[in-house]
RNA sequence: UGAGUCAGUCAGGCGGUCGCGUCGGGCCUUCGGGCCUGCCGAGGAACGUCCGGGCUCCGCAGGGCAGGGUGGUGGGUAACACCCACCCGGGGUGACCCGCGGGACAGUGCCACAGAGAACAGACCGCCGCGUCGUCCGGUUCGCCGGAGGGCGCGGUAAGGGUGAAACGGUGGUGCAAGAGACCACCAGCGCACCGGGCGACCGGUGCGGCUAGGUAAACCCCACCCGGAGCAAGGCCAGACAGGGAGCGUUCGAGGGCUGCCCGCCCGAGCUCCCGGGUAGGCCGCUGGAGGCGUGCGGCAACGUACGUCGUAGAGGGAUGGCCGCCACCCGCGCUGGGGCAACCCGGCGCGGGGACAGAACCCGGCGUAUCGACUGACUCAUCCG
Numbered sequence: 001u002g003a004g005u006c007a008g009u010c011a012g013g014c015g016g017u018c019g020c021g022u023c024g025g026g027c028c029u030u031c032g033g034g035c036c037u038g039c040c041g042a043g044g045a046a047c048g049u050c051c052g053g054g055c056u057c058c059g060c061a062g063g064g065c066a067g068g069g070u071g072g073u074g075g076g077u078a079a080c081a082c083c084c085a086c087c088c089g090g091g092g093u094g095a096c097c098c099g100c101g102g103g104a105c106a107g108u109g110c111c112a113c114a115g116a117g118a119a120c121a122g123a124c125c126g127c128c129g130c131g132u133c134g135u136c137c138g139g140u141u142c143g144c145c146g147g148a149g150g151g152c153g154c155g156g157u158a159a160g161g162g163u164g165a166a167a168c169g170g171u172g173g174u175g176c177a178a179g180a181g182a183c184c185a186c187c188a189g190c191g192c193a194c195c196g197g198g199c200g201a202c203c204g205g206u207g208c209g210g211c212u213a214g215g216u217a218a219a220c221c222c223c224a225c226c227c228g229g230a231g232c233a234a235g236g237c238c239a240g241a242c243a244g245g246g247a248g249c250g251u252u253c254g255a256g257g258g259c260u261g262c263c264c265g266c267c268c269g270a271g272c273u274c275c276c277g278g279g280u281a282g283g284c285c286g287c288u289g290g291a292g293g294c295g296u297g298c299g300g301c302a303a304c305g306u307a308c309g310u311c312g313u314a315g316a317g318g319g320a321u322g323g324c325c326g327c328c329a330c331c332c333g334c335g336c337u338g339g340g341g342c343a344a345c346c347c348g349g350c351g352c353g354g355g356g357a358c359a360g361a362a363c364c365c366g367g368c369g370u371a372u373c374g375a376c377u378g379a380c381u382c383a384u385c386c387g
Stems, first nucleotide, its partner, number of pairs: 001383010012328007020041002023038006043358001047369002050367005055231004062264004067227005072086005087101001088099004102222002107220002109216003124161002126157008135148005169187006188212001190209008235285004244276006256268004292311008330355011
C1' cells in the first nucleotide's frame, strides 16, 4: 500500500422563514373555543410483533389426560428461543466464521429418479465351474486324441465395471475353480472395561470383543426440564340515562354457574335462555423515574455483578415532531497545484460538479429478526513493495 476479519461510534451543525402537537402564562369568548407568548417534542432500528418479563384483571383443595415450548456443557439474567466462555462437527492460507448440536441396538413409518439390486439388498456386464450343441486348427494306428473359440441351460462369485446422495469398512497378503473378514497384519470406526486430565460437555492412553453398524426425529415417538388464562380497547374512579312486555326451561327428579383446554372430583346455587321494545355511550386516572443512561473503582477470561458520583421535561384525539432558503462541516468524482521522505509512498491547498439513506413512538422494559446513502475509531489477519 492492497485485500479482508472482529468490535464499537455517528446518523450532520447554525441562522432565517412558513407551519404542527402537549403543557405553562396572558388576553378574548356566543363557553364550543380562538389569538399571542414561553418551554419541550422519535430511533438505531421507534419497524416486524417472533420470543421473554414487568404491570393489570380473572383464577388458584386435589388428581389425571391432552397441548405447547426448550434441547452439547458450564455460567449470566427478572426471564428468555437472548448473551458469555468452553466442548464437538464443518468451512477458511489466516484473523475468524457457521451449526434447527439429546436419542436411529425401545418401536413404527419413509427414502423420489436412476439402477439388476435401497435395508434381515442384489447377479445387468464381467469372472469361474459343470452339462449340452455346433465350428475351426493340429496330430492320427481312421477308432479317436489334443487345443482354441462360440451359442444355450444350471450353478458359484459382491474383487472389477456400470447406476446413484447412499451399494453392507479401507490397503496389502494368504487362500480359492473364480471369489469373499473365509483367514491374517496394519489402519479407520463401533461397543465394553480400566487408568489419567477436566466442575462438566469431553479429551488422551491401554486392553478386550464381534469383523462393520446407511440416512431421516423441523416424521410419529422416547428421554430430561419448563409452562394457568387474557391483555392498557388490561383495569379503576366519577358523573349520567331508561319502561317495560312475551315465550320456553327450572327450584332436592337441581336450571345455570365456578375451578379459563378436557375429564374425574369439589363448590355455589334460584334463577337462566330467546324475542320485541326503551336508554346511556361524557370526564379523569392508569401514562411514564425505569431490571434507566453515563463515568470511575472493585470482583470476574467474559456475559455480568457491585459501590460511589453524575444526568435526566414526547406522552397524543389512540392524529403532532415537517417544508423551503442561506452559510459551515463531512464524503465522492474531475482538473490545477504546494510540501515531506534515502525509498516504497505519505500529508495538504484551490476551483467545478454531485451526495446524505432506512424509517417513524402510543403501557413500559430485555432480546431476536429485518431495512439502512454512507462516514469514522480501535484491535487483528493475509499478500505485496521499500529501507

Bacterial RNase P class A from Cellulomonas alba, 387 nucleotides, folded computationally. Of the family's consensus pairs, 97% are formed in the model. A source record names the gene rnpB. Lineage of the source: Bacteria > Bacillati > Actinomycetes > Cellulomonadaceae > Cellulomonas.